[in-house]
This is a predicted structure of a 76-nucleotide RNA (transfer RNA) from a Candidatus Bipolaricaulota bacterium. RNAcentral records the identical sequence in 3 taxa. Its Rfam family is "tRNA". Rfam describes the family as follows. Transfer RNA (tRNA) molecules are approximately 80 nucleotides in length.
RNA sequence: GGGGCCGUAGCUCAGUCGGGAGAGCGCGUGGUCGGCAUCCACGAGGUCACGGGUUCGAAUCCCGUCGGCUCCACCA
Numbered sequence: 001g002g003g004g005c006c007g008u009a010g011c012u013c014a015g016u017c018g019g020g021a022g023a024g025c026g027c028g029u030g031g032u033c034g035g036c037a038u039c040c041a042c043g044a045g046g047u048c049a050c051g052g053g054u055u056c057g058a059a060u061c062c063c064g065u066c067g068g069c070u071c072c073a074c075c076a
Base pairs, nucleotide, nucleotide: 001072002071003070004069005068006067007066010025011024012023013022019056027043028042029041030040031039049065050064051063052062053061
């Protein structure tokens, strides 16, 4: 320098045929229990890495940038 994959909640990730932003764990509140744990219910938490474009509409498509993993090439 080139190719591929990835970046979504505090953590691990799903969602990638364009239209509802979600799950588990964790966190908070209430219940259950004599109390704790467990279990049950409810809730908070997100610029979908960043910028731009296409579109009525973008996490999703296109371009660029940044970061991570990996492969290849170069190094007189």